[in-house]
RNA sequence: UCAGAACGAACGCUGGCGGCAGGCUUAACACAUGCAAGUCGCACGGGAAGCUACCUUCGGGUUGUGGAUAGUGGCGGACGGGGGAGUAACGCGUGGGAACAUGCCCAGAGGUGGGGGACAACAGUUGGAAACGACUGCUAAUACCGCAUAUGUCCUGAGGGACAAAGAUUUAUCGCCUUUGGAUUGGCCCGCGUUUGAUUAGGUAGUUGGUAGGGUAAAGGCCUACCAAGCCUUCGAUCUAUAGCUGGUCUGAGAGGAUGAUCAGCCACACUGGGACUGAGACACGGCCCAGACUCCUACGGGAGGCAGCAGUGGGGAAUAUUGCGCAAUGGGCGAAAGCCUGACGCAGCCAUGCCGCGUGAGUGAAGAAGGCCAUCGGGUUGUAAAGCUCUUUCAACGGUGAAGAUAUGACAGUAGCACCAGAAGAAGCCCCGGCUAACUUCGUGCCAGCAGCCGCGGUAAUACGAAGGGGGCUAGCGUUGUUCGGAAUCACUGGGCGUAAAGCGCACGUAGGCCGACUGGUCAGUUGGGGGUGAAAUCCCAGGGCUCAACCCUGGAACUGCCUUCAAUACUGUCAGUCUUAGAGUUCGAGAGAGGUGAGUGGAAUUCCUAGUGUAGAGGUGAAAUUCGUAGAUAUUAGGAAGAACACCAGUGGCGAAGGCGGCUCACUGGCCCGGUACUGACGCUCAGGUGCGAAAGCGUGGGGAGCAAACAGGAUUAGAUACCCUGGUAGUCCACGCCGUAAACGAUGGAUGCUAGCCGUCGGACAGCAUGCUGUUCGGUGGCGCAGCUAACGCAUUAAGCAUCCCGCCUGGGGAGUACGGUCGCAAGAUUAAAACUCAAAGGAAUUGACGGGGGCCCGCACAAGCGGUGGAGCAUGUGAUUUAAUUCGAAACAACGCGCAGAACCUUACCAGCCCUUGACAUACCAAUCGCCUCUGAGAGUGGUUUCCUUCAGUUCGGCUGGAUUGGAUACAGGUGCUGCAUGGCUGUCGUCAGCUCGUGUCGUGAGAUGUUGGGUUAAGUCCCGCAACGAGCGCAACCCUCACCUCUAGUUGCCAUCGGGUAAUGCCGGGCACUUUAGAGGAACUGCCGGUGACAAGCCGGAGGAAGGUGGGGAUGACGUCAAGUCCUCAUGGCCCUUACGGGCUGGGCUACACACGUGCUACAAUGGCGGUGACAAUGGGUUGCAACCUCGCGAGGGGGAGCUAAUCUCUAAAAACCGUCUCAGUUCGGAUUGUAUUCUGCAACUCGAAUACAUGAAGUUGGAAUCGCUAGUAAUCGUGGAUCAGCAUGCCACGGUGAAUACGUUCCCGGGCCUUGUACACACCGCCCGUCACACCAUGGGAGUUGGUUUUACCCGAAGGCAGUGCGCUAACCGUUCGCGAGCAGCUAACCACGGUAGGGUCAGCGACUGGGGUGAAGUCGUAACAAGGUAUCC
Repeated sequence: UCAGAACGAACGCUGGCGGCAGGCUUAACACAUGCAAGUCGCACGGGAAGCUACCUUCGGGUUGUGGAUAGUGGCGGACGGGGGAGUAACGCGUGGGAACAUGCCCAGAGGUGGGGGACAACAGUUGGAAACGACUGCUAAUACCGCAUAUGUCCUGAGGGACAAAGAUUUAUCGCCUUUGGAUUGGCCCGCGUUUGAUUAGGUAGUUGGUAGGGUAAAGGCCUACCAAGCCUUCGAUCUAUAGCUGGUCUGAGAGGAUGAUCAGCCACACUGGGACUGAGACACGGCCCAGACUCCUACGGGAGGCAGCAGUGGGGAAUAUUGCGCAAUGGGCGAAAGCCUGACGCAGCCAUGCCGCGUGAGUGAAGAAGGCCAUCGGGUUGUAAAGCUCUUUCAACGGUGAAGAUAUGACAGUAGCACCAGAAGAAGCCCCGGCUAACUUCGUGCCAGCAGCCGCGGUAAUACGAAGGGGGCUAGCGUUGUUCGGAAUCACUGGGCGUAAAGCGCACGUAGGCCGACUGGUCAGUUGGGGGUGAAAUCCCAGGGCUCAACCCUGGAACUGCCUUCAAUACUGUCAGUCUUAGAGUUCGAGAGAGGUGAGUGGAAUUCCUAGUGUAGAGGUGAAAUUCGUAGAUAUUAGGAAGAACACCAGUGGCGAAGGCGGCUCACUGGCCCGGUACUGACGCUCAGGUGCGAAAGCGUGGGGAGCAAACAGGAUUAGAUACCCUGGUAGUCCACGCCGUAAACGAUGGAUGCUAGCCGUCGGACAGCAUGCUGUUCGGUGGCGCAGCUAACGCAUUAAGCAUCCCGCCUGGGGAGUACGGUCGCAAGAUUAAAACUCAAAGGAAUUGACGGGGGCCCGCACAAGCGGUGGAGCAUGUGAUUUAAUUCGAAACAACGCGCAGAACCUUACCAGCCCUUGACAUACCAAUCGCCUCUGAGAGUGGUUUCCUUCAGUUCGGCUGGAUUGGAUACAGGUGCUGCAUGGCUGUCGUCAGCUCGUGUCGUGAGAUGUUGGGUUAAGUCCCGCAACGAGCGCAACCCUCACCUCUAGUUGCCAUCGGGUAAUGCCGGGCACUUUAGAGGAACUGCCGGUGACAAGCCGGAGGAAGGUGGGGAUGACGUCAAGUCCUCAUGGCCCUUACGGGCUGGGCUACACACGUGCUACAAUGGCGGUGACAAUGGGUUGCAACCUCGCGAGGGGGAGCUAAUCUCUAAAAACCGUCUCAGUUCGGAUUGUAUUCUGCAACUCGAAUACAUGAAGUUGGAAUCGCUAGUAAUCGUGGAUCAGCAUGCCACGGUGAAUACGUUCCCGGGCCUUGUACACACCGCCCGUCACACCAUGGGAGUUGGUUUUACCCGAAGGCAGUGCGCUAACCGUUCGCGAGCAGCUAACCACGGUAGGGUCAGCGACUGGGGUGAAGUCGUAACAAGGUAUCC
């Protein structure tokens, strides 16, 4: 990180049907329009239209009926419906409680008598645009008001006082009043539960309580007066942020976590704020008043409104429906009822939004069709899939029939259902296929385009991008996104940790708190068991039932793990009481050790300074120096003096202390500890949030002191630089007193206490016992080493636990940002403490393993160094390369391991390059068709092209067939062709480490594992060679040996070789006969093995010496190259995938170029000379080559060479002469050295020597006098030196490969340089030190802190204002009911006043958020700058 489940979801692609559900999560944003609460004429007055009867002047009028509409009155508008703003609260949940109310309803008791005065409607007048009024007059009631009565209720001072009513219509009911009880509903109080932050720690004045009064339906500071000073809070008050609560829902094994849509219960709200009225009930969603904002109307005077009811509109948003039908059902309001009203509700519409069900066909069918895709081109796959054949008709469609829901009444609706019918007909998509994770290929693309949940894919062969084919998954859906739980034991109650991974406070004392020894008794709070009440319904679960099944619905049960109450039990915990003759803790006595602490005194050594003496030129310091001191006398040395600081030896994984820490000696005061013993107290104990104290070094303040040392600073060095390391100086400081600071890698990186769990060996302090009297044993307390069980990721710990347990405290939860910012607290400051977030990464980290590496260690080897010899680097030339130039200077090779390399040989060719001229099935291969095939000859620079003439009648084979074959030419198409690209797609081959001694495996063992062991160790070797030892035992590839060659011998064989003996011949020669002895040739054998002797070693392996031997310890040389490394080299040897070109990137030819030339480098040759040059004499090799050849010999030429030419296909002939050697001469010179360069004349090869061959002769005679820094080869027949041969080749050699001749010096040794092997160590490296990695600066982006200020929200204090409203007071204005009558009074109203109070205002605080010039650090960013800090001893060990 993913796989699971879920969702009121949204988006993309797609979409057949039905059932059941669900559908503004955002703006409690604003709302056009319609509807959502009315009803009652059986309460009342009036009464329109219509109908009817009568009258009529036909205009109409009157009566009856009728009852619209409005009004009075009653009941209902407090229900139902909505959304969740506020609220952290008795709001909700749960369980209790007492001081209450309750319309309509039920039951009981009783009553309903007799009066009165008004106001609407209405009529008239009148104001206003309207809304709406004003005045006058009339009127009814179940409207209003007295009086009477009082079963009863209430009040009371117990005498008494107060309190009702309504009728309607008709004949039976419905009402009305008082009262009691019930039911229902509501109000109030309490226990418990109910989010976050302490970077919110104190809050509160009606606050807490009391008394009295008021108020309410009701208890109460609910309110008022007075009194007291309380009340809440670390078990988190107050403040802040967030939030409706619950039944439930989702997830989960559960415990939990998240959530509170739909349904149901409660609460709060109704444009915002305040207020009351009415009423049984409201402080009232579709009522009223006031204030405010907004919208609308207006005649500008004034008015109206509140969809968070149902639809609907705008807006916001990723996003959520119809301005539908009906009251048929259920329910509600009113009514006696009919009935009316009901956007509650019942239905329908829209939407795959979800859940559930069904379908899109079934059987057969291999020529394994076509097409597609792949392909090794054989085939495979799609695939029984299709087609074809045989069937079916669910669903949908057409027409028909047709319920239940209703006894009557049906919006739904001609719906559900039923039967019939035609035809496979109308009906399949989406995502994925690198791993996790089921499913693979091709093409395209080429770090681009893109993918991606994590890891990661893409830079020319992509199973990861895009497409296709194929496959996998789900399916009317499928994917994506978002969110929640899970996985995550990753906050751990169930169920984690803290030595090194994050994590033990620096240490102690100690408060609250938590925990606590033995015994007895009481109690029953916790605990356990039984009963009762409650835990709404729905949901979940179980059983049954109903829709064809299911989803869904119904019935019953269980459950709701909770709370309350009651009864019982008493082990444990708690609590109370008692006991302990005590195991924890403490007191007491005796002895002991100690750098424990504080103060005072005192001592010697040393350093420095001062004085004096001796003495003279240096001293000092370093890697080396210099700064510095010194002739004004230093350093050195002697004597004396001064001052400060620290205490050598003893000294010890020794001691003491809680930690920090403590070290000369003496004294005084003082803390703790240990051992041994006696008596006593009787759990007095452990731990410890806050709190308090102590607390290294550095630092700060005040005052002293200051010898040495020594930040800063200065100078000298070093260095590219050197603000460092090193040196010379040197101030704070270090020291003392007093006061701060409060931190360290304050470490055992290990909190404290208690108990238990093998040992062995040291050491410190005591005590005891035994005797051999200086040892042994026992025991207590400390301090170390090793080690078992056990633990641990490992390392390790292990009676001093990191083991087994108990108690208490502290701390941790990925890395960075950051122990930082802000805020608080502390501090004089430095700073400390407490302590985040944004953002960013997919890691950071621990332990161990294997490698690699180290300016780590040990051992060992190599021409690695050293010791030697000769070179290179300097000169000239040759040759290769770079650079440059060029039309081209073809290409490759690049440290060692490119550079006399590919190239064993570029004038043409080669040749790949350049210029020019040509060809296009092609110079070359295969296949097809047609034609031709002899001989001779001219021209052209050439490829080639063209033409003319003469003559002949024609390839091979043949089975006789225009059959077959070959060659050439022409034609057409497949194709050829490419030294074009990719050596980073490859094969093969090669280089290198390295002829280094290593590299591995099987089984076993050890380890959780990676891995280890073996292969390490002790010896030894050239060697992982061998021996010994060993949890290893064996084995393989390497080493060695086997192979070739050289060195010795034997045997065999003698021609072309040889000639000792015999003979012949010559001037001479194996020349001849002969022989094979010798040399030699080339076959087969032998010989060497540490075998023998001595020493040494471990009775080994081996080593040293010796003998013998041609050879001695792998005898010399060669061939032989382990596992692997370097993406080493080669696509231009060859082969080959892919890509590219195809009248050209192919093919042919001529000429040019590869040979250029300021320069630089590599490799060589020749020299610089006397160990030489020149001349002369002239002896001794070996390997090889030769018929397109080598050529003797003769001859010509100074010579290269020419002309003849025997011999030889080679132990026969030839190349072939070997050269250094020896003798003479030259005599130290730019020479008789050196030979470059140049001129002239030649020779040879070749078609051709101009660019551009080699050689010869004559002439010319350059540089160069032994080579700077540096660097190469070589250890014996080697180096050095001398010549010889061969390959390539027409010709061309200083190169390469071979051959022999002459023939040295040195190696003490392994310190150092380079390379390598083994062991070990460190590591932050693993692309492996050419590694990794840090910080500043510069640039871009991002988030964030500070910031003069500014804007807004919220809260608060003081004051001002004071609408509506109720309460209180007043009320000289006003008034129908009752009283009284003369005014009038009681009573009431308007008005006025006071306090309260919403909005508003002024001033000041707190807090939160936005913006902000400038500024601070932080993070991120393929290739910026400067250095090199860290990782190895990281080059000055690192770190706090």

Source information
The RNA shown here (small-subunit ribosomal RNA) has 1440 nucleotides and comes from an uncultured prokaryote. RNAcentral holds the sequence, with entries from ENA.